[in-house]
RNA sequence: CUCGAAAAAGGCAAACCCGUCGCGAGGCGGGGGCGCAAAGCCAGGGAUCUCCCCGAGAUCGCCCAGCUACCGAAA
Numbered sequence: 001c002u003c004g005a006a007a008a009a010g011g012c013a014a015a016c017c018c019g020u021c022g023c024g025a026g027g028c029g030g031g032g033g034c035g036c037a038a039a040g041c042c043a044g045g046g047a048u049c050u051c052c053c054c055g056a057g058a059u060c061g062c063c064c065a066g067c068u069a070c071c072g073a074a075a
Stems, first nucleotide, its partner, number of pairs: 002075001003072002011036002016031006034061001040067002044064003047059005
């Protein structure tokens, strides 16, 4: 460095509920916990979705690319 254990510590948090913002997709905060070894960041490519549709947006917990990172058995 690759890798990811019937390991430990720590982390994130789906559905659903409440509050709030948004026309909306959805965002944020609280509860919750299905899952996650990048489920950390990034909207560059693809994909899906929304709208006040020559355009402007949403989703990275859909895939890829890019950047960064905790822990440490085996190989």
Molecule: c-di-GMP-I-GGC riboswitch aptamer
Organism: Actinomycetota bacterium